[in-house]
RNA sequence: UGAAUUUUUCAAGCGCCAGAACCCGGUAUUGGCCGGGUUGACGAGGAAGGGAGUUUUAUCGAAGUUUUCGGCGGAUGCUCCCCGGUCUUAGCCACGACCGAAAAAAGCGCCACAAAACCGGCGGGUAACCGCGGGGACAAAAGGCGCCGGGUGGUUGGA
Numbered sequence: 001u002g003a004a005u006u007u008u009u010c011a012a013g014c015g016c017c018a019g020a021a022c023c024c025g026g027u028a029u030u031g032g033c034c035g036g037g038u039u040g041a042c043g044a045g046g047a048a049g050g051g052a053g054u055u056u057u058a059u060c061g062a063a064g065u066u067u068u069c070g071g072c073g074g075a076u077g078c079u080c081c082c083c084g085g086u087c088u089u090a091g092c093c094a095c096g097a098c099c100g101a102a103a104a105a106a107g108c109g110c111c112a113c114a115a116a117a118c119c120g121g122c123g124g125g126u127a128a129c130c131g132c133g134g135g136g137a138c139a140a141a142a143g144g145c146g147c148c149g150g151g152u153g154g155u156u157g158g159a
Base pairs, nucleotide, nucleotide: 014073015072016071017070019069020039021038022037023036024035025034026033027032042061043060044059049082050081051080052079053078054077083100084099085098086097087096090156091155092154093153094152095151107147108146109145110144111143118135119134121132122131123130124129
């Protein structure tokens, strides 16, 4: 460095399927019953000090005459508490706001970024459908840059 085997891990638009739709077989008569199967979220973003609570909506757009329906579980969301940071200009305290060791939010302007879809190919499956390359587009939010934008009271010390 390569190969084989075993174990563990790999997920958070994630996992699952009892409704539903669809396929195959049997039976049967006419979408009934039985058995087996398939589908059931496309990416972007999101955990980042600790804990608790919460879930019959946990951010954003893309696609869409059909299921991205309906449901179950989970979850990086949200709330509260503790800790920490900033708002003070030397320090401390209380309260408040915003955040999380890159520790202001809001507002305005500019910038950039995707996959599915689509076109076409290969492989698997009786089929529904599944897997993998290729071609070529298009977002929003978070984000980046610029502008704007920053507490109240008390107290100690210094000038």
Molecule: glmS glucosamine-6-phosphate activated ribozyme aptamer